The RNA shown here (transfer RNA) has 75 nucleotides and comes from an Opitutia bacterium.
Taxonomically the source falls in Opitutia (Bacteria, Pseudomonadati, Verrucomicrobiota).
Its mean pLDDT, the model's own confidence on a scale to 100, is 80.

[in-house]
């Protein structure tokens, strides 16, 4: 070269084509405790770019981008 999968908060992971994008860890602030820790409450923060279909796209399709694996070829 070609083929396939994969790409969401700070990490890890969900989400029938209609959700205020959840959940867990983390970090920030309270409560509790003489402290710490535990444990409880609450804040923040995420859809890889375009384009298309669609009343409506994390979601379907086409380009691409980076990562993965996998295969030719190296005359």
């Nucleotide at each position: 070269g070609c083929c396939g999968c994969u790409a969401u908060c700070g990490u890890a992971u969900a989400a029938c084509g209609g959700u205020u994008a959840g959940u867990a860890c983390a970090a920030c602030g309270g409560g509790u405790u003489u402290u710490c820790a535990u444990c409880u409450c609450g804040u923040u923060a995420a859809u890889c770019g375009g384009a298309g279909u669609u009343c409506g796209a994390u979601u379907c399709u086409c380009c691409g981008u980076a990562g993965c694996g996998g295969u030719a070829c190296c005359a």